[in-house]
Context: one part of a larger RNA
Parts: sequence; structure tokens; C1' cells
RNA sequence: GCCGGCGAGUUAUUGUUACCUGCAAGGUUAAACUGUAAAAGUGGAGCCGUAGGGAAACCGAGUCUGAAUAGGGCGAUUUAGUAAGUAACAAUAGACACGAAACGGGUUGAGCUAGUCAUGGUCAGGUUGAAAGCGAGGUAACACUUGCUGGAGGACCGAACACACUCUCGUUGAAACGAUAGGUGAUGAACUGUGACUAGAGGUGAAAUUCCAAUCGAAAUCCGUGAUAGCUUGUUCUCGUCGAAAUAAUUUUAGGAUUAGCGUUGGAUCAGAUUUAUAUGAAGGUAAAGCACUGAAUGCAUGACGGCUCCAUCUCGGGGUACCGAUUGCAAUUAAACUCUGAAUGUCAUAUAAGUUAUUCCAGCAGUCAGACUGUGGGGGAUAAGCUUCAUAGUCGCGAGGGAAAGAGCCCAGACCAUCAAAUAAGGUCCCUAAAAUACACUAAGUGAAAAGAAGGAUGUUAGGAUGCAUAAACAUCAAGGAUGUUGGCUUAGAAGCAGCCACCGUUCAAAGAGUGCGUAACAGCUCACUUGCUGAGCGUCCUAGCGCCGAAGAUUUAACGGGUCUAAAGUGUAUUACCGAAUUUAUGGAAUAUAUGAUAUGAAUUCAUAUAUUGGUAGACGAGCGUUUAAUCCGAAGUGAAGUUAGAGCGUGAGCACUGAUGGAUCGAAUUAAAGUGAGAAUGCCGGU
Repeated sequence: GCCGGCGAGUUAUUGUUACCUGCAAGGUUAAACUGUAAAAGUGGAGCCGUAGGGAAACCGAGUCUGAAUAGGGCGAUUUAGUAAGUAACAAUAGACACGAAACGGGUUGAGCUAGUCAUGGUCAGGUUGAAAGCGAGGUAACACUUGCUGGAGGACCGAACACACUCUCGUUGAAACGAUAGGUGAUGAACUGUGACUAGAGGUGAAAUUCCAAUCGAAAUCCGUGAUAGCUUGUUCUCGUCGAAAUAAUUUUAGGAUUAGCGUUGGAUCAGAUUUAUAUGAAGGUAAAGCACUGAAUGCAUGACGGCUCCAUCUCGGGGUACCGAUUGCAAUUAAACUCUGAAUGUCAUAUAAGUUAUUCCAGCAGUCAGACUGUGGGGGAUAAGCUUCAUAGUCGCGAGGGAAAGAGCCCAGACCAUCAAAUAAGGUCCCUAAAAUACACUAAGUGAAAAGAAGGAUGUUAGGAUGCAUAAACAUCAAGGAUGUUGGCUUAGAAGCAGCCACCGUUCAAAGAGUGCGUAACAGCUCACUUGCUGAGCGUCCUAGCGCCGAAGAUUUAACGGGUCUAAAGUGUAUUACCGAAUUUAUGGAAUAUAUGAUAUGAAUUCAUAUAUUGGUAGACGAGCGUUUAAUCCGAAGUGAAGUUAGAGCGUGAGCACUGAUGGAUCGAAUUAAAGUGAGAAUGCCGGU
């Protein structure tokens, strides 16, 4: 892992509501006793109801408050209760099951380990050579020097012994801490045997939260104990009806709860609720717009108060101003917290028309309080985020099917069942892959063919428009000329068309600037404007639009047409007509639910037929059933073969139920009731097998 078995809303008491039964202004017994110990009887204490008000005394259809005959509060004027049973839910109990870390009490532990006590044991060999003593020297005497003896030391080297610093190996190990090779201490605060002592609110500790039996920030074990768990996981048969929420308020509250909102079931309410359209009326201050207010902000005009300056000065003052700039006027702007204005939608009311069948109240039971994305209007952020927070609509959540290659939230569309029938939606029709053609254009970039791509740049190309030149010969190429006063004047070392400044005239001409650009030190030289010839039909400039080009760089592999591939397309644009395409719609057959009508029968529920509508569904509410075990009643089966097992194309919407054969070898079943240890695939479930 698999297979088999076991495995989770129970029981008691009390209450609330519904249903059902008895009796009813009453209902009912409890303990106990009698009993054939089942039943039944006795038992009326007590409980609930029939009257309330008041704290109470007390009064009573009233009473309390009060001084009150006032007012007000609670009542009466409205009679149904009560005792069993069943179901749902709640409360109290372990209360659907499993699950803590913990807390407390009593015991057991120092045969491991920490420290201590008592009593024993162990430390090869080698080295160093303290004190002290003795001898000699030395001193007045000491001191001091030296030789020998001596054998000190948490002394040295190094086995046993003790330890554990390093590498490597081992890491489902040979070992729940080891092995090989090195390493440290090795007469000491050394190591070690045995016997004792210290105990968990504690001991012990050369102190590390260390150790106290592989267990230590508080041992182990039994008990309290089924501790508690707003948490996680799991929670077992079927069909049918309806079907949410992820919001508000409050919360030592934020992943929990209470009330409301939204769901469901029952009852009451039957004249209202609701949707769409039209009409009429109403409130409003958004979008837009505007500058009349409040602010922001630009230009021009005006130019107060002030500054500077001149004149004057006893004081008053006068002139100027390229300074500052109030106010006012004109023009042009701007605002979420501006408004002289002001929509569309939406909202409310009434009326009419069409559609739907609810709405509201009472009672039982819930679940929900982490929402997600997309479009639109906003705030926050960076007009970032698969970001965050509101509003509004949709989808997902709880929604399958078709499309988007693949995809919760996008597009189409809401799955009762069956069909090898038809029409369509979105989206498609070269092949993969169901289905296509036609017409006219554009694109040459594989642009593109289902994401998006800027500023800027360019004789890409297509269409349209404006304008200029041109057979009196344009545009382009080629041939020739391009002169003269003059080297214009000035400047300057020089300045001669061409450093710079000024002027920019005249002449000859078909034409030629006091010179367009190179060039020289300055000249020279080349060239252009301009003109002629050759040639012979179009040549320039600007604007608008379509499709393309460059701009264009990323990380596993071409790798963002799904692929193959595609160029008068299978690309792009316009237009037309077909077809394919879904669980949509239609067709045919069938089922269920609800409502209505009719029929049938009955004590009653039912049953049948027809019509209409409906039948996706998580949490959840409600209804109807299947099966298991046992019991009661009743009817049965079985050695001519029970249960169980096994094979098979049967029946039922399903849980399931039969029948036949084989196996098996002794029990088993239908119907009607009742009661539950009543249904397994999941709980890192438990036990067994493999």
C1' cells in the first nucleotide's frame, strides 16, 4: 500500500413549538400500598388552568401611585386548558467522534548520573634534583662560597588507567553517540570497587538550564480525567421540493459570537405586491458647462501707499522715476472640499396598458459574517500590481454544455430522462478538424493569419486634392559661354567676387551676382547662378487618407499564428449568399412536482384522466422511501437441501428486490407493528491478515 472487521448527533431530566389522543372550566396524579408483580386498583399530597394589581400589608374587575372622586401604569370588558405520546430544537450533563501542550493530588526512583560520607584498591619505566644535613673553604661571630648526601614538586617524558582536541569513516550505523589514526592528563583538585546519604513547590551542580535510569525551563507513574480545545481532521443508504451568505450594528472583537439582512417549513392574510412601457407631477446639484461668488492663475492699461533722486526747507511742499506694485478696467484661463447655470440615468407618487404570483404578519428550523474576477464611476498607489478600498451590473462561488489551442470569474447558453432526428447562438468553414464560395480593392513586410507596441525617421506603395513649369521645348544628362569699368570703396602686411565693414551701380550682351560653394599668403585655378545648342513629353512642390518599412534587446527549445503551412491568400478592408456548430430551441416517447378541473371510492387520506407551469445546485430547510439487528402478532419455507458463497443478458427512478444453476450442509423468511449498539472510502483512524 491493499483486503477484511470495528469506527462518530446518543441517553437522562426539564422546557418551547408542531402534530396526535383522552377529558374539559377543569385536567392530572407523585411517592407509597394492594396485586397473578404484566395489567389494573387504592392514593388528591402536589402541579397547571379558571383574575388581576401592589415591594408588601391588602384590595379585587379592578388595583398601584397619589391629598385627590385628577391624570397615568398594569389589568378586565375577547374564556381553553390540562395530562400522556411522537417529532424537531434548546438548556444541564463528556453531549457527534478522535486529538493537546498543561494544572493538581498520591506514590516510585541516586543499580544511570551530580555531590557527599565510610571503608578498600590502582598508578610500568625513565628524567629533573627544592629544603634540610654533613664535609671543606670563609667570618670576631653570622653571612657567604663549594663538594657530597638527600629526594621535594596540583614538576618533566611516557604505558596501564582516565579523558575526548582533530581529520576520515559511519549516518534505514556493527553502535539511539561508535571505529581507525593521531591528541590531553598520568603522585593528583588523580582514577576506581563496595556500602550508604540528599527527591520533584525538591535534590545536585569547579554553573552548561548540567544531571536526577536512552525522559528534565521542572522525573516517572497512577488518579482527578472522557481536563479544556472560539482550533484542525473525520462524520457511513436513496429519491424528490425549495435554496442562501461572504453585508450592517455591537463585541478584550476581528479566522469566534449576538441581533438584523438573505433561505426554508407550517399557518393566517385575498387585495394587494412586483416587473416593463407610456403619460403627468415631484425632489435633487452629479457629468457637462461657466466665471456671477470663493480661491488659484496670465497679459495689457491704470498706477494709490511706499522706496530712490533733484529742487526747496522754519514748516507746508514741488518735479522726475527703466523700483515695488494695491485698486479698477479690458482680454484670455482654472477648481473634490467654487457655482449665475445644468442634463442623461436612477428615485418617489398617481393613472393607463401588458405580464408575473406573490406580498405582509405569526410560529418552528437554519446556514452565512475570509469572498473572487470582469465591465463601468471614484478614492488610495506611480491615472503601478493577479494591488487595495467603496458604488453599480454580471459571472464564478453553488453552474454542467459550446467557443477563446490549453484557462473558476471573458463570449454564447442555464443540464428532468431517452433518440445514429431537425433549426440555430457565440465562434467558425485549406489539412490536423465538422462546414465556402463569389465580387471589388489593398499589402510584399511572412506584415499578418485571436494580446499590445511610442516619439521620431524615409523618393516603400495605393487613392484623393491644391499649386507651379512645359512643343514659344520644360525637368534631367551632355557641349559651349559665364565678360567688362574693376584689384568697387574702406580696412589691412596683403584683402584682387569669396577674413571683416559700406555700397551693390554702369557697360557689352543670347547670357553672366561688385558674386553660390571649394581654393590661394595674396593672386591664380575649379564651380554655381544666368544663357545658347543637342534631345523631345512630361517634370517639380505641398496637403489628406489606406496598408506596409526602420525605430524593435533576455534569460531550458524555434517558443506570444495551437501546428502544418498560406502571397490575384488560407492576410487586411468592403459586400453578398450558403453551410458547420451547444446538454439552447424544435420534434417523438417517458417520468416526477405544483396548481386547476372532472371522474371514482371512502370514516378519511387516496387513485385515475385532462390542461397549464416547473424539474442545474454548495451551506441549509422540508418531504417520501430502501436496507440491517432484535422483539411482538400472524402466515409460512427447509436433508426432495435453510443461511452463507458463486455465475447469469430479470424487475425497480434509486437505495435495493427476485428467479435459475453450482457450492454449502441446518437453519430461514413475507406481511403488520415496535425498539435501535441501524448503513463507511477517507479521521498521518483502531485491530488482524498479506
Model confidence (mean pLDDT): 84 of 100. This is a predicted structure of a 690-nucleotide part of an RNA (large-subunit ribosomal RNA, domain II) from Aeriscardovia sp. The source organism's lineage runs through Bacteria, Bacillati, Actinomycetes, Bifidobacteriaceae and Aeriscardovia. It matches the Rfam family "Bacterial large subunit ribosomal RNA".